[in-house]
Molecule: transfer RNA
Organism: Lutibacter sp.
RNA sequence: CGGCCUCUAGCUCAGUUGGUAGAGCAACUGACUCUUAAUCAGUAGGUCGUGGGUUCGAAACCCACGGGGCCGA
Numbered sequence: 001c002g003g004c005c006u007c008u009a010g011c012u013c014a015g016u017u018g019g020u021a022g023a024g025c026a027a028c029u030g031a032c033u034c035u036u037a038a039u040c041a042g043u044a045g046g047u048c049g050u051g052g053g054u055u056c057g058a059a060a061c062c063c064a065c066g067g068g069g070c071c072g073a
Stems, first nucleotide, its partner, number of pairs: 001072007010025004019056001027043005049065005
């Protein structure tokens, strides 16, 4: 320098043909228990890497940039 993959909750990851974002674990509250743990019930947590574009509507499509990984030179 060129090509490809990836970036979504604190962590690991889903998310269908574009229709307005979820699971598990973790955290918090409550129940249970002498207490803790376990179990059960519930709650909160996201400008979907950044900035633009297309569209009535974008996590998903297009462009640029950035982080990480792999390959080539």